[in-house]
Context: one part of a larger RNA
RNA sequence: GUCUGCGAGUUACUGUCCGUGGCGAGUCUAAGCCUUUGUAAAGGCGGAGGCGAAGCGAAAGCGAGUCCUAACAGGGCGCCAAGCUGCGGGCAGUAGACCCGAAGGGGAGGUGAUCUACCCAUGGCCAGGAUGAAGUCACCUUAACCGGUGAUGGAGGUCCGAACAGGUGGCGGUUGAAAACGCCUCUGAUGAGCUGUGGGUAGGAGCGAAAGACUAACCAAACCCCCUGAUAGCUGGUUCUCCCCGAAAUAGCUUGAGGGCUAGCCUCGUGUGCUGACUCGCGGGGGUAAAGCACUGGAUGGACUAGGGCCCACACCAGGGUACCGAAUCCAACCAAACUCUGAAUACCGCGGGGUGGAGCACGGGAGUCAGACGGUGGGGGAUAAGCUUCAUCGUCGAGAGGGAAACAGCCCAGAUCGCCGGCUAAGGUGCCUAAAUGGCGUUUAGUGGAAAGGAUGUCCGAUCUCGAAGACAGUGAGGAUGUUGGCUUAGAGGCAGCCAUCAUUUAAACAGUGCGUAAUAGCUGACUCACCGAGAGAUCGGGCGCCGAAAAUGAUUGGCGAUAAGCGUCAUACCGAAGCCGCGGGUGCAGGUUUGCCUCGGCAAACCUGUGCGGUAGGGGAGCGUUCUGUGCGCUGUGAAGCGGGAGGGUAACCGACUGUGGAGCGCACGGAAGUGAGAAUGCAGAC
Numbered sequence: 001g002u003c004u005g006c007g008a009g010u011u012a013c014u015g016u017c018c019g020u021g022g023c024g025a026g027u028c029u030a031a032g033c034c035u036u037u038g039u040a041a042a043g044g045c046g047g048a049g050g051c052g053a054a055g056c057g058a059a060a061g062c063g064a065g066u067c068c069u070a071a072c073a074g075g076g077c078g079c080c081a082a083g084c085u086g087c088g089g090g091c092a093g094u095a096g097a098c099c100c101g102a103a104g105g106g107g108a109g110g111u112g113a114u115c116u117a118c119c120c121a122u123g124g125c126c127a128g129g130a131u132g133a134a135g136u137c138a139c140c141u142u143a144a145c146c147g148g149u150g151a152u153g154g155a156g157g158u159c160c161g162a163a164c165a166g167g168u169g170g171c172g173g174u175u176g177a178a179a180a181c182g183c184c185u186c187u188g189a190u191g192a193g194c195u196g197u198g199g200g201u202a203g204g205a206g207c208g209a210a211a212g213a214c215u216a217a218c219c220a221a222a223c224c225c226c227c228u229g230a231u232a233g234c235u236g237g238u239u240c241u242c243c244c245c246g247a248a249a250u251a252g253c254u255u256g257a258g259g260g261c262u263a264g265c266c267u268c269g270u271g272u273g274c275u276g277a278c279u280c281g282c283g284g285g286g287g288u289a290a291a292g293c294a295c296u297g298g299a300u301g302g303a304c305u306a307g308g309g310c311c312c313a314c315a316c317c318a319g320g321g322u323a324c325c326g327a328a329u330c331c332a333a334c335c336a337a338a339c340u341c342u343g344a345a346u347a348c349c350g351c352g353g354g355g356u357g358g359a360g361c362a363c364g365g366g367a368g369u370c371a372g373a374c375g376g377u378g379g380g381g382g383a384u385a386a387g388c389u390u391c392a393u394c395g396u397c398g399a400g401a402g403g404g405a406a407a408c409a410g411c412c413c414a415g416a417u418c419g420c421c422g423g424c425u426a427a428g429g430u431g432c433c434u435a436a437a438u439g440g441c442g443u444u445u446a447g448u449g450g451a452a453a454g455g456a457u458g459u460c461c462g463a464u465c466u467c468g469a470a471g472a473c474a475g476u477g478a479g480g481a482u483g484u485u486g487g488c489u490u491a492g493a494g495g496c497a498g499c500c501a502u503c504a505u506u507u508a509a510a511c512a513g514u515g516c517g518u519a520a521u522a523g524c525u526g527a528c529u530c531a532c533c534g535a536g537a538g539a540u541c542g543g544g545c546g547c548c549g550a551a552a553a554u555g556a557u558u559g560g561c562g563a564u565a566a567g568c569g570u571c572a573u574a575c576c577g578a579a580g581c582c583g584c585g586g587g588u589g590c591a592g593g594u595u596u597g598c599c600u601c602g603g604c605a606a607a608c609c610u611g612u613g614c615g616g617u618a619g620g621g622g623a624g625c626g627u628u629c630u631g632u633g634c635g636c637u638g639u640g641a642a643g644c645g646g647g648a649g650g651g652u653a654a655c656c657g658a659c660u661g662u663g664g665a666g667c668g669c670a671c672g673g674a675a676g677u678g679a680g681a682a683u684g685c686a687g688a689c
Base pairs, nucleotide, nucleotide: 001689002688003687004686005685006684011095012094013093014092015091016090017089018088019087020086021085022084023083026051027050028049032045033044034043035042055062056061065077066076067075068074098237099236101234106227107226109224110223111222117201118200119199120198121197122196123195124194125193126191128160129159130158131156135152136151137150138149139148140147164188165187166186169184170183171182172181203219205215206214240624241623242622243621244620245619250263251262252261253260254259264369265368266366267365268364269363270362271361272360274357278354279353280352281351282350283349284348290342291340292339296336297335298334300332301331302330303329307325308324309322310321311320312319372397373396374395375394376393377392378391379390380389381388402413403412404411417586418585419584420583422582423581424580428576429575430574431561432560433559437573438572439571440570441569442568443567454548455547458545459544460543461542462541463540464539465538466537467536475532476531477530478529479528481505482504483503486500487499488498511526515524516523587614588613589612590611591610592609593608594607595606596605597604598603625678627675628674629673630672631671632670633669634668635667636666643662644661645660646659649656650655
């Protein structure tokens, strides 16, 4: 891992609601006793007691009333609706209460100091070497002591170093030779030393030169059994079928936040009977969008001006100037969630009309939901970031399949009862992959289509203005002069460093000079003029489609191929395209109708017709299939039961099953009853392979 078997809402009591039966102003017996083929079951007895039939008040008490009260005001709770009991079912409470699962869980009684910590008693052990304390003797010295020298002596948590004890560093080992070791190295080694044997102290306790260390290989509370099925707002798992409906991820409160309670939303029943969504009409309040500046604030320019600054002047009082600042006021143009002189669309409320819908409302039984996600729109937070966050509102997903978007929960189209080798469409498409297309007009040349700000004589279309046969624009030829080198400045300044002025003359025209250039001149060029030429030229603005901007790691990507239309825009007509719609056939729910049957006369059942519905997670409701045992009845079986292999065929499904092989002794059906009643998942349990 697979296979086979096992594996999870049970039982008791109490309460409540529903279904169904009995009796009914009543109803039921409990323990116990009795009867019989009967320790069961059934029947009988047993009214002790329970619930109900009356309530109100704290109570006395009164009573369809009563209490408060002075009250024959008022108000509270009642009366004006029948219960009791058996059986079945839903749910709740108490119990382990659907099952498995804790640990450093809590408690109780025991077992451990053969490991280890400390202690007690009694024994044992420490090669060798070194150092050389006190004391002692002799001598020296001294009056003596002290002191000195030499011997002797052998002290020490002294030194070196084996045994012994330890465990510093490194390497190896790391499914080891070893659940702590090996090798090298290292520390202590007469001491607070090491060690044998016997003994003592223990679980909130011991022991601890103290590390929460150690107490028998995991100790911030040992181990064993028990209470024990501890508790688990947590995770996982929870077994047959079909039919009807179908959520929520919100609000309030919560030692609340991944849990709950009530409400909201779902379902089932009963009642009500048009009240509902939606829509039309009428009537409302509002202060949002927009807009506005009348208020509150902000903010720009101008006018005017109080006040101030600066300058002049001034003994003081005054005064003059100002291209400075500037309240208020005025003009003009603006800004605002916490501004409003105004003010929608929607939404909301009311009334009236329509509206019979898996509408509304009320009561009762059962839930689930309290992590939501994305998209559009309106806002807050953030950075006018996020597949960000938080509200509001709508949609989809959630719980929704199908078609489109290459692929793609949340986008677009569209809501799948079943069957069909029939038809029409939606979104989206119609060169080939790939179902379906042609035509017209325009546009793009970039493979743009299939990346931004920004930049640019790309190209198409439109608009305005200017110049132009009295010759524009471009090009070519010629001219571009004189006073004059203007004045100043300067070494110089001659159109062209800089400052000032910028006239006049000759002209077709020509600047006291547009740029380059020189030390300054010179030189080149431009403006301007004429000639040649002969038709449009220039400027600005707007729109469409393109261009640049454009660098990444395996070979690239409109899905691919590829295409100049098979790109883009527009027009026309056609077609394709879904589980949508239609057609034909089938199933089923609900409603209405008709007929028939049954019956306790209130309903029930069946058939047919008509209408309408049938996606679905949590979840509610309904109807069934199968398994084991059992009551009653009827059957099968050695002429072959069950089981096992196969299986015509039947049923919407769970399933049923003729026949057949195997097997070799029990089994089935109908109607009831009772459950150890259905397996794929629980890192499930056991076994096999």